[in-house]
RNA sequence: GGUCGCUUAGCUCAGCUGGUAGAGCACCACGUUCACAUCGUGGGGGUCGCAGGUUCAAGUCCUGCAGCGACCA
Numbered sequence: 001g002g003u004c005g006c007u008u009a010g011c012u013c014a015g016c017u018g019g020u021a022g023a024g025c026a027c028c029a030c031g032u033u034c035a036c037a038u039c040g041u042g043g044g045g046g047u048c049g050c051a052g053g054u055u056c057a058a059g060u061c062c063u064g065c066a067g068c069g070a071c072c073a
Base pairs, nucleotide, nucleotide: 001072002071003070004069005068006067007066010025011024012023013022019056027043028042029041030040031039049065050064051063052062053061
């Protein structure tokens, strides 16, 4: 330098045919306990990497850029 893949919550990851953004863990509160842990209930937390385009509507489709990874040279 080229090809391909990935980027979504604090972490690890889902998200189908474009139509209200989710799970587990973590965090907070309450209950349970002498207390801690476990467990139960509830809650907070998102510029879907950035910019642009298509569309009535984009996490999802298209283009560019950035970061990470694999392969080729």
A computed fold for a 73-nucleotide RNA from a Gemmatimonadota bacterium, annotated as transfer RNA.
The coordinates come from a structure-prediction model, not an experiment, and the mean pLDDT is 82.